The prediction has a mean pLDDT of 84.
The RNA shown here (SAM riboswitch aptamer (S box leader)) has 122 nucleotides and comes from a Chloroflexota bacterium.
Of the family's consensus pairs, 97% are formed in the model.
RNA sequence: UUCUUAUCUAGAGAGGUCGAGGGACCGGCCCGAUGACACCUCAGCAACCAUUCCGUUGGUUUAUUUUUUCAGGAACAGGUGCUAAUUCCGGCAGAAGCAAAAAUGCUUCUGGAAGAUGAGGA
Numbered sequence: 001u002u003c004u005u006a007u008c009u010a011g012a013g014a015g016g017u018c019g020a021g022g023g024a025c026c027g028g029c030c031c032g033a034u035g036a037c038a039c040c041u042c043a044g045c046a047a048c049c050a051u052u053c054c055g056u057u058g059g060u061u062u063a064u065u066u067u068u069u070c071a072g073g074a075a076c077a078g079g080u081g082c083u084a085a086u087u088c089c090g091g092c093a094g095a096a097g098c099a100a101a102a103a104u105g106c107u108u109c110u111g112g113a114a115g116a117u118g119a120g121g122a
């Protein structure tokens, strides 16, 4: 960099350095010299992976035990991640409703796209 897959309306901030943009892109709307963003330190949140335990199903076995596989659950916090706003909202398609002569617009819902993070692979 790319592929597969799971999740994305919950949760959790102080101090220091720097000094102008930042919230991925576009539109909107926000954050920001009362110092954002970024970086560092400390703290915290969560529980994807790891670890330990319980345990369903299946395999093996004559059977029990052991071992192994697969749902589910608990503990911990080692590897990541995260700590403004639902991924801040929308972007594409469909359905329903409302408005309109129509074009179309608005609202709600569903799906998708894009993005982020984890795990696995190339």
Base pairs, nucleotide, nucleotide: 001122002121003120004119005118006117007116008115013042014041015040016039017038021031022030023029025091026090027089028088043083044082045081048079049078051075052074053073054072058068059067087114092111093110094109095108096107097106098105099104